[in-house]
RNA sequence: UGAGUCGGCCAGGUGAUCGCAGGCUGCCGGCGCCCGGCAGCGUGAGGAAAGUCCGGACUCCACAGGGUACGACGCCGGGUAACACCCGGGCGGGGCGACCCGCGGACAGGGCCACAGAGACAUACCGCCGACGUCUCGCAAGGGACGGGCAAGGGUGAAAAGGUGGUGUAAGAGACCACCGGCGCGGCGGGCAACCGCUGCGGCCAGGUAACCCCCGUCGGGAGCAAGGCCAAGCAGAGGGGAAGGCCGGCCUCAGGGUCGGUCGGGAGGCGACCCGUCUCCUCCCCAACGGGGCAACCUUCGGGUAGGCUGCUGGAGGUGAUGGGUAACCAUCAUCCUGGAGAGAUGAUCACCCCCGCGGGGCGAGAGCGCCGCGGCACAGAAUCCGGCUUAUCGGCUGACUCGGGCC
Repeated sequence: UGAGUCGGCCAGGUGAUCGCAGGCUGCCGGCGCCCGGCAGCGUGAGGAAAGUCCGGACUCCACAGGGUACGACGCCGGGUAACACCCGGGCGGGGCGACCCGCGGACAGGGCCACAGAGACAUACCGCCGACGUCUCGCAAGGGACGGGCAAGGGUGAAAAGGUGGUGUAAGAGACCACCGGCGCGGCGGGCAACCGCUGCGGCCAGGUAACCCCCGUCGGGAGCAAGGCCAAGCAGAGGGGAAGGCCGGCCUCAGGGUCGGUCGGGAGGCGACCCGUCUCCUCCCCAACGGGGCAACCUUCGGGUAGGCUGCUGGAGGUGAUGGGUAACCAUCAUCCUGGAGAGAUGAUCACCCCCGCGGGGCGAGAGCGCCGCGGCACAGAAUCCGGCUUAUCGGCUGACUCGGGCC
């Protein structure tokens, strides 16, 4: 200096004006520790707040114990509240490398394997053979056809049954042999283990797919803050209290009465400090009757509970620093800090200057470049009970470690 790999961090700044949410303090008002108003002070989104995909806390419901079904996960060890996460290791694959990606079982069984191809798990299209059998031609040697044998060669395909050499045969083939490769079983050694190394034996060598069913192992009761708890208008319901009718007029009438209005009386409520006054509502029905019962206005009590309000609600598996343990993830101890809590949903808007990027103009400079003016841009995105993860989106910038090249000393 070029090209890369893996991590960590930031997520525009300053000022002015206007505004929002909740907290603290003070003042004022409503009797009040409750509520409202005003003023002051300090605080107020993220690395993903997102997707709601995993795991938990918490809450309610269910539950003797066990099993089945269903779902998730799956090399080994560790971390953790837990995990499908993280750390370390193992094996396989990719990369020159830093590094990246993947992970139970295909020898329990079933299913499936596009296109091409004869055949995708048992097949024979081209091909090889003519040993064996039958027929046939021929005097014979031998030839032909069919049955048949083979899987070496060709061809198709992502994949067609280990590789090389030899023996063997009619032709062939792990059919047999040597070596190499794989697999399985055993022994010894290393490792907590996954697994690794060395070694012996066995021709075992006929694929893939388990994110298709399945098998084995581990884990999982269900629903979720619209959980759950408290208070509780109005309407409806239940219990209790609660009247006494009379007269006048209009209309209708089957002459029993019905209906509307007024007035006297009665019942009840509102205003008003009582009385008084005034306003509003009701004044009906059943039993032969003493009398009793029911209903009305209205009052009162009660249970459940809608709207609505309060709570759950944010101090927590919390942040930062130091020390110690551990390769690490992480853990322990001590110190210190408090930092969103809305409910149609606050955390903002405008302006100016600066930072960064792009374009244009002209200036300085030998050049690299430097500064000036104007215009434009400056990401993804927005807490909703909380926490740990994963995944996805993201303008631009800072930084650490490492790898492979080139140049110079």
This is a predicted structure of a 409-nucleotide RNA (Bacterial RNase P class A) from a Chloroflexota bacterium. The sequence was found by an Rfam model in a public genome assembly. Taxonomically the source falls in Chloroflexota (Bacteria, Bacillati). Its Rfam family is "Bacterial RNase P class A". The family's RNA type in Rfam is ribozyme. Rfam's curators write: Ribonuclease P (RNase P) is a ubiquitous endoribonuclease, found in archaea, bacteria and eukarya as well as chloroplasts and mitochondria. The prediction has a mean pLDDT of 77.